[in-house]
A computed fold for a 476-nucleotide part of an RNA from an uncultured soil bacterium, annotated as small-subunit ribosomal RNA, 3' major domain. Model confidence (mean pLDDT): 84 of 100.
Context: one part of a larger RNA
RNA sequence: UGGCGGGGGGCCGCACAACCGGUGGAUCAUGUGGCUUAAUUCGAUGCAACGCGAAGAACCUUACCAUGGCUUGACAUGGAGCUGCAAGCUCGUGAAAGCGACUCGCUUUCGAAAGGUGCUUCACAGGUGGUGCAUGGCUGUCGUCAGCUCGUGUUGUGAAAUGUUGGGUUAAGUCCCGCAACGAGCGCAACCCUCAUGUUUUGUUGCCAGCGGGUAAUGCCGGGAACUCGAAACAAACUGCCUCUGUAAAGAGGAGGAAGGUGGGGAUGACGUCAAGUCAUCAUGCCCCUUACGCCCUGGGCUGCACACAUGCUACAAUGGCCGGUACAAAGAGUUGCUAACCCGCGAGGGUGUGCUAAUCUCAAAAAGCCGGUCUCAGUUCGGAUAGGAGGCUGCAACUCGCCUCCUUGAAGCCGGAAUCGCUAGUAACCGCCGGUCAGCAAUACGGCGGUGAAUACGUUCCCGGGCCUUGCACA
Numbered sequence: 001u002g003g004c005g006g007g008g009g010g011c012c013g014c015a016c017a018a019c020c021g022g023u024g025g026a027u028c029a030u031g032u033g034g035c036u037u038a039a040u041u042c043g044a045u046g047c048a049a050c051g052c053g054a055a056g057a058a059c060c061u062u063a064c065c066a067u068g069g070c071u072u073g074a075c076a077u078g079g080a081g082c083u084g085c086a087a088g089c090u091c092g093u094g095a096a097a098g099c100g101a102c103u104c105g106c107u108u109u110c111g112a113a114a115g116g117u118g119c120u121u122c123a124c125a126g127g128u129g130g131u132g133c134a135u136g137g138c139u140g141u142c143g144u145c146a147g148c149u150c151g152u153g154u155u156g157u158g159a160a161a162u163g164u165u166g167g168g169u170u171a172a173g174u175c176c177c178g179c180a181a182c183g184a185g186c187g188c189a190a191c192c193c194u195c196a197u198g199u200u201u202u203g204u205u206g207c208c209a210g211c212g213g214g215u216a217a218u219g220c221c222g223g224g225a226a227c228u229c230g231a232a233a234c235a236a237a238c239u240g241c242c243u244c245u246g247u248a249a250a251g252a253g254g255a256g257g258a259a260g261g262u263g264g265g266g267a268u269g270a271c272g273u274c275a276a277g278u279c280a281u282c283a284u285g286c287c288c289c290u291u292a293c294g295c296c297c298u299g300g301g302c303u304g305c306a307c308a309c310a311u312g313c314u315a316c317a318a319u320g321g322c323c324g325g326u327a328c329a330a331a332g333a334g335u336u337g338c339u340a341a342c343c344c345g346c347g348a349g350g351g352u353g354u355g356c357u358a359a360u361c362u363c364a365a366a367a368a369g370c371c372g373g374u375c376u377c378a379g380u381u382c383g384g385a386u387a388g389g390a391g392g393c394u395g396c397a398a399c400u401c402g403c404c405u406c407c408u409u410g411a412a413g414c415c416g417g418a419a420u421c422g423c424u425a426g427u428a429a430c431c432g433c434c435g436g437u438c439a440g441c442a443a444u445a446c447g448g449c450g451g452u453g454a455a456u457a458c459g460u461u462c463c464c465g466g467g468c469c470u471u472g473c474a475c476a
Base pairs, nucleotide, nucleotide: 001476002475003473004472005471007470008469009468011466012465013464015460016459020422021421022420023419026314028312029311030310031309032308033307034305035304042053043052064300065299066298068296069295070294073124077123078122079121080120081119082118084106085105088102126289127288129287130286131285135283136282137278138277139276140274142272147186148185149184150183151182152181153162154161155160166177167176168175192266193265194264195263197235198234199233200232201231202230203229207224208223211222212221213220238260241254242253243252244251245250316416320375321374322373323372324371325370326369332363333362334361337356338355341352342351343350344349382413387408388407389406390405391404392403393402429452430451431450432449433448434447435446
């Protein structure tokens, strides 16, 4: 100087407390461990692995296994030698391959050069093989915590200290005051995006107040530029104003205001820590394989199931289930696409076919809600697992191993032990909608969007984590 202490002081955080809702019990989905297997490819492992890499495993993907096959190779560059070139079809095979035969087209001019293709050969290619404890890059984490340092000066023999400590204040090493310190840098804050208010400009595909026309109805038409809205610029918030407290920084209250003290949200992650993670995104040193640890194909596996854990979905019902009627979003996506309307089908879907490269058309029905009816507390008209049958769609192909529909079947489950998680406001909780990946889909995941919309916080004794000062130490 640091680190540590079941030392002290002081501060903060959904850390506790208060409140609301869950997980832990049930079924199922997904991930992991284990077991099994020819293979169940590999990685991730306290917080910070376990709906994680994977924003899509039937084939492909695919790295694994079994069989069959190739050896200058699926791919790149170069050297030497030979060769007119390219494409398609048929037979054959499990396929890859292999084999010959046939047809058509093109270039040159009877040969050579250049170029191309193929063959032989030589250098080499290739490796998701090893090492993340050889590395780059990228990332997690403490933590959006308020810290981490430097120059000069000064103090000390020196390691170092001071500054950065102290008194206040702040979300903040934020600012003020004091002080052998004076300054500065990386962080904090601000500058960026978005939401909330207004003004101006601009009106199409958006809008419709007033005027005219038209309809069963609709901005449908003429027109309008008010309003909504779209998108650009600008304004607006700064403790600026007032009162009180205070030396000050600042704090408490108030006015005006759409917004008030960081206005809400996002992006942004200091010096460093964990030899943290990744050689399987990529790159890369070294090591290793080279008729194989490379490459091609068919089939299988990654989906196996006594079990254990993690994250979720659906429930156990009446604040509910079912039936009928009826209302209100936002944000997205669409030409290999989204598909209106009509017809067929109980339905998944099929047929015909219109519009839209989209403020125009479509996906599209928002759902919870509201109104009416029914059920009457039961393993039920709750719950939907499982199973039988019949179909639909995608795709070369749904047996292993897809999703969806209809009929039948109706399991466990009556609110969950010890324990444990999230959340402070348009939040929790409840409700639906969209997107990426994607032929299809195992999505209940992930990322967004809106609708309805709470309760509680006395407080900091305690648990956990993290700053600051101080003290002890047999630790470095």